[in-house]
RNA sequence: GCGGGCGUAGUAUAGUGGUAAUACACCUCCUUGCCAAGGAGGAGCCGGGAGUUCGAUUCUCCUCGCCCGCU
Numbered sequence: 001g002c003g004g005g006c007g008u009a010g011u012a013u014a015g016u017g018g019u020a021a022u023a024c025a026c027c028u029c030c031u032u033g034c035c036a037a038g039g040a041g042g043a044g045c046c047g048g049g050a051g052u053u054c055g056a057u058u059c060u061c062c063u064c065g066c067c068c069g070c071u
Base pairs, nucleotide, nucleotide: 001070002069003068004067005066006065007064010024011023012022013021018054026042027041028040029039030038047063048062049061050060051059
């Protein structure tokens, strides 16, 4: 330099045009004499920019980061 894959909550992953989900973690409450465990509720996320579309996490392009291959 060229090609490919991946990027979603603090962590690990789903979702793939129509309101973003689950587990653990975090916060509040209940239970307990206290802790742990258990129960109820809550906050927080689509790497960035542009385009297509009534509507984009999803499709297209650019870019950034990580990984793989070729040179």

This is a predicted structure of a 71-nucleotide RNA (transfer RNA) from a Patescibacteria group bacterium. Lineage of the source: Bacteria > Bacteria candidate phyla. It matches the Rfam family "tRNA". Gene Ontology term of the family: triplet codon-amino acid adaptor activity. Rfam classes the family as a transfer RNA. Rfam describes the family as follows. Transfer RNA (tRNA) molecules are approximately 80 nucleotides in length. The RNAcentral record of the sequence draws on ENA.